[in-house]
C1' cells in the first nucleotide's frame, strides 16, 4: 500500500417547559436521517445519565473536539402606544373656608350687618264649597197571557148570574228625558276655614341696635377632589441594544484491532 474479518462509533439535532439533575413521550424551530415496546394525575436513568429487543453501515466523503457564520428561541434594557391601580409630591387649572389693605364694582340713615318674633309656601286630619258619577224625586212611555180594575163580542147556565179574551184605564220590572234640595262615592278640586306637625330653603311683616355689607384682585406651606400631571403594574409594537442557547452550513485537528499478500 492492497485485500479481508471484527469492534468502537453512527443511523438526526436543538429551544422552552417539567425535573434534585439527565434524557424521552407531548409543544415549538430546523432538517430529511431505521424499526418494535414503555411513557405527563408520566416512562427510564445517575454527571459514564433514556431503558429493553431487532436491523443497516463500519475505520471511512463517517465519528469526536474546537473555531467561524447563522434560521430560530429565551432573558435584560431603551423608546412609543393604549389600559388598570394608587397619589396630590413638582405642572395645570377647579371648588370650599379664612383674612388684611386696595378697588374707577354694587348697595346702605328712604336703615347695612346682627338679634327677637309672626305669617305664607311644605305634611297630616277634620269641616265647607265646587266638579263628576250614581241614588232619591218629577214627567212621559211601558205587560196578548203566568198584575189590578172594568169587562163589548163570544162561552157556560132554565134563569139570576158566573168564568173571562180583546179594547180602555192604572201600575210593576224596564226605557227615555229632566230642575232645586237631600244621600253616597271619587279627585291632577279650592288666591277656603280650624287644629296639629315640620322647617331657615324661599317670600313677607313687626320690633331692638346703629354703619357697614357683598363682589373682584391679593395673601394663606388652610381643606377637598380632578388629569392632559406624578408613581407603579402588566400587555402590544419597535430598536444597527445587550446576554445566553442554538439546527443546518463552512474551516482546522485527531481517529482502533486481527489475518494474508
Nucleotide at each position: 500500500c492492497c485485500g479481508u474479518g471484527c469492534u468502537a462509533g453512527a443511523c438526526g439535532g436543538g429551544g422552552a417547559g417539567c425535573u434534585a439533575g439527565c434524557g424521552g413521550u407531548g409543544c415549538c424551530c430546523u432538517g430529511a436521517a431505521c424499526u418494535c415496546g414503555c411513557a405527563a394525575u408520566c416512562c427510564g436513568c445517575u454527571a459514564u445519565a433514556g431503558c429493553g429487543g431487532g436491523g443497516u453501515u463500519g475505520a471511512a466523503u463517517g465519528c469526536c473536539u474546537c473555531c467561524c457564520c447563522c434560521c430560530g428561541g429565551c432573558g435584560g434594557g431603551g423608546c412609543c402606544a393604549a389600559u388598570g391601580g394608587a397619589c396630590c409630591u413638582a405642572u395645570g387649572g377647579c371648588c370650599c373656608g379664612g383674612u388684611u389693605a386696595g378697588u374707577u364694582g354694587a348697595u346702605g340713615u328712604u336703615g347695612a350687618u346682627g338679634g327677637u318674633u309672626g305669617g305664607g309656601u311644605c305634611c297630616c286630619a277634620c269641616g265647607c264649597g265646587g266638579c263628576g258619577c250614581a241614588g232619591c224625586c218629577c214627567u212621559g212611555u211601558g205587560a196578548a197571557c203566568c198584575c189590578c180594575g172594568c169587562c163589548a163580542g163570544g162561552c157556560c147556565g132554565g134563569a139570576a148570574g158566573g168564568a173571562g179574551c180583546a179594547a180602555c184605564g192604572g201600575u210593576a220590572a224596564g226605557c227615555a228625558g229632566g230642575a232645586c234640595a237631600c244621600u253616597g262615592c271619587g279627585g291632577g278640586u279650592g288666591c277656603c276655614g280650624u287644629g296639629g306637625g315640620a322647617g331657615u330653603g324661599c317670600c313677607u311683616g313687626a320690633c331692638c341696635u346703629g354703619a357697614g355689607u357683598c363682589g373682584c384682585c391679593g395673601c394663606c406651606c388652610g381643606g377637598g377632589a380632578c388629569a392632559a400631571g406624578u408613581c407603579u403594574a402588566g400587555u402590544g409594537g419597535u430598536c444597527a441594544u445587550u446576554g445566553u442557547c442554538a439546527a443546518a452550513g463552512g474551516g482546522a485537528g485527531g481517529u482502533g484491532c486481527g489475518c494474508g499478500g

Bacterial large signal recognition particle RNA from a Dehalococcoidia bacterium, 261 nucleotides, folded computationally. The model forms 91% of the base pairs in the Rfam consensus. It matches the Rfam family "Bacterial large signal recognition particle RNA". It is annotated as a non-coding RNA gene. The organism belongs to Dehalococcoidia, within Bacteria. A source record names the gene ffs. The coordinates come from a structure-prediction model, not an experiment, and the mean pLDDT is 78.